[in-house]
Molecule: transfer RNA
Organism: Planctomycetota bacterium
RNA sequence: GACCGCGUAGCCAAAUGGGAAGGCGCGGGCCUGCAAAGCCUGCAUGAGUCGGUUCGAAUCCGACCGCGGUUU
Numbered sequence: 001g002a003c004c005g006c007g008u009a010g011c012c013a014a015a016u017g018g019g020a021a022g023g024c025g026c027g028g029g030c031c032u033g034c035a036a037a038g039c040c041u042g043c044a045u046g047a048g049u050c051g052g053u054u055c056g057a058a059u060c061c062g063a064c065c066g067c068g069g070u071u072u
Base pairs, nucleotide, nucleotide: 001071002070003069004068005067006066007065010024011023012022018055025043026042027041028040029039030038048064049063050062051061052060
C1' cells in the first nucleotide's frame, strides 16, 4: 500500500430497516438488629465522526477516524 472484519451504557454484549434485550456495575427503595444474599426500581435524547438513501437508519451507502487480521 491492497483487501477483510469490528466500533452499541462505566465494562461485556444482543438486535441486522418500524425506533436499543440481557449480564456485570452504579444510584434509590424493600427485607434485616446491622450487614450479606434476595426482591423492586432507575441509569444509552441516540449507537466512533460527518454526510447520503428512505415516510422511517444502530441496521443500507460513501468518506474519514480508531482497533484487529490477511497479504505484498